[in-house]
Context: one part of a larger RNA
RNA sequence: CUGGGCGUAAAGAGUUCGUAGGCGGACCAAUUAGUAUGGGGUUAAAGACCGGGGCCCAACCUCGGAAAUGCUCUGUAAACGGUUGGUCUAGAGUACUGGAGAGGAUAGCAGAAUUCCUGGUGUAGAGGUGAAAUUCGUAGAUAUCAGGAGGAAUACCAGAGGCGAAGGCGACUAUCUGGCUAGGCACUGACACUAAAGAACGAAAGCGUGGGUAGCAAACAGGAUUAGAUACCCUGGUAGUCCACGCCCUAAACGAUGAUAACUAGACGUGGGUGUUGGUUGACAACGUCCGUGUCGUAGCUAACGCGUUAAGUUAUCCGCCUGGGGAGUACGGUCGCAAGACUAAAACUC
Numbered sequence: 001c002u003g004g005g006c007g008u009a010a011a012g013a014g015u016u017c018g019u020a021g022g023c024g025g026a027c028c029a030a031u032u033a034g035u036a037u038g039g040g041g042u043u044a045a046a047g048a049c050c051g052g053g054g055c056c057c058a059a060c061c062u063c064g065g066a067a068a069u070g071c072u073c074u075g076u077a078a079a080c081g082g083u084u085g086g087u088c089u090a091g092a093g094u095a096c097u098g099g100a101g102a103g104g105a106u107a108g109c110a111g112a113a114u115u116c117c118u119g120g121u122g123u124a125g126a127g128g129u130g131a132a133a134u135u136c137g138u139a140g141a142u143a144u145c146a147g148g149a150g151g152a153a154u155a156c157c158a159g160a161g162g163c164g165a166a167g168g169c170g171a172c173u174a175u176c177u178g179g180c181u182a183g184g185c186a187c188u189g190a191c192a193c194u195a196a197a198g199a200a201c202g203a204a205a206g207c208g209u210g211g212g213u214a215g216c217a218a219a220c221a222g223g224a225u226u227a228g229a230u231a232c233c234c235u236g237g238u239a240g241u242c243c244a245c246g247c248c249c250u251a252a253a254c255g256a257u258g259a260u261a262a263c264u265a266g267a268c269g270u271g272g273g274u275g276u277u278g279g280u281u282g283a284c285a286a287c288g289u290c291c292g293u294g295u296c297g298u299a300g301c302u303a304a305c306g307c308g309u310u311a312a313g314u315u316a317u318c319c320g321c322c323u324g325g326g327g328a329g330u331a332c333g334g335u336c337g338c339a340a341g342a343c344u345a346a347a348a349c350u351c
Base pairs, nucleotide, nucleotide: 004322005321006320007305008304012319014201015200016199017198021194022193025088026087027086028085029084030083031082032081034080035077036076037075038074039073040072041071042070049065050064051063052062053061054060091191092188093187094186096183097182098181099180103177104176105175106174107173108172110154115149116148117147118146119145120144121143125136126135162169163168206247207246208245209244210243211242215241216240220236221235222234223233258318259317260316261315262314263313266296267295268294269293270292271291272290273289274288275287276286277285278284300307301306324351325350326349333344334343335342336341
């Protein structure tokens, strides 16, 4: 190298875009450095193989033969592959007419609630717990009514529902904007797939500068509990949570399941289009069809669990990754970062 694997045993990169590379639809023609086939040359000796011979045999020695992956020259072939030229529309894309959506960005705006402030009513408790206490309250709390301030989040609708590449996205309105999907089939004519390197995005926490701060709340303080209680419970409470800009780049970043394409029983839900038929011509129903999202299940697969047209089935192409446990996702070096640290990534030793 070949060979085996990656849902849960080691193993799918967090996600997408994309360069090189790899790989690639149908038809016709030409060509031939891949390929196939014939021939020539070369392929040292020894060894190995076949057939003889010599030491009593054997090991060993010796003679002859065949063979020799490969390299090279040359003839032929043109199915496959490559290349060149031409053609096509089933892949891919564009245009047109519709459709759904918490997809993204910016600005504005609404109501409920918590807290605080002001005023009214009102009086001795309130709060909290398993029980308490710390705490708040006669300087008038809790409760209740009216007004005001400010920040954050959007009850019901809400669904195993929708959208997004993933992270993720939920009041309403406007503007800007990405993607998806259906229909008819006008256009381009293989423009496709994958993707090392690279680039962009990437929850939460964290970092820098400036703002903001209602609630919540690491740290911290106090009260309890306890043998102790650096906790669980309670009263407070600062970073933070929010905004702008710039970093960080990690997650059980999970479907623990890479992307694309084809093929292989069905049944029942649900979201969005569309067609036909029926209907009280309205909601609607039945039967098709396309895209999505679920449950069950056949064949098949699987160590089992389970998966099962949204495959973990049957295949093809490309990428990533795995190779006993610990040491260790560590040390050293390098790259990146303000730092925290991230990425890359061993060995000794040990079982």
Overview: Predicted 3D model of a 351-nucleotide part of an RNA (small-subunit ribosomal RNA, central domain) from an uncultured prokaryote. It matches the Rfam family "Bacterial small subunit ribosomal RNA".